[in-house]
């Protein structure tokens, strides 16, 4: 240093049900587990979504990190 073992000890936890905060899109907290090798972590770049504005232009302010890119840390150790 590449990689991810039908390995070992672990961690996350998606529909959905509940309580709660939001105009929402969603978060937060219990349940559930559908995956997951960064599903840790920052919205930096593009996406998608949301509420305001506009209806010339393609604004301003969120949301998602489990939609990709990207930076940025990090357990474990089988192949190479």
């Nucleotide at each position: 240093c590449u990689u991810g073992a039908u390995a070992a000890g672990g961690g996350c936890a998606a529909a959905c049900c509940c309580g709660u905060c939001g105009c929402g899109a969603g978060g937060c907290g219990g349940g559930g587990g559908c995956g997951c090798a960064a599903a840790g972590c920052u919205u930096c770049c593009g996406g998608u979504c949301u509420g305001c504005a506009a209806c010339a232009a393609g604004g301003c302010a969120g949301a998602u990190a489990g939609c990709g890119g990207a930076g940025u840390u990090a357990c474990c150790g089988g192949a190479g």